[in-house]
Order: sequence, then structure tokens, then C1' cells
RNA sequence: GAACGGUUAGCUCAGUUGGAAGAGCACUCGGAACGCGAGCAGUCGUGGGUUCGAGUCCCGCAUCGUUCA
Repeated sequence: GAACGGUUAGCUCAGUUGGAAGAGCACUCGGAACGCGAGCAGUCGUGGGUUCGAGUCCCGCAUCGUUCA
């Protein structure tokens, strides 16, 4: 320098054909208590574009990983 993949809750990750953003763990409260019940949290990396409507499609940028040179 190039190609490909990733970026969604505190952490690990889902999210189908564009149509109401989720799970587990953690945390808080309840409970004698493993279990259990209730609760809590996201400008979906960032700036634009398309669309009636974008986590999802298109373009730029940032960042992480892999491969090639």
C1' cells in the first nucleotide's frame, strides 16, 4: 500500500426480505436461600446519501483483526 471481515447495553454476542432494538452474564431491589421474582441500561463507531421508513442498502472517515505485497 491492497483485499476481506468486524464496530449494537458495563461485558460476550444475536438481529431474517428495509417495517415496534433483543438475549445471556453482570449490576440494583425482594427473598433464609443455589434456584427464583422484579427492576436497570443503547444518538446501533462517525459524517453524509437513498427511502414513506435504515442496525440493515450506498459513499467517505476512524478503529480493531486476518491475509497478501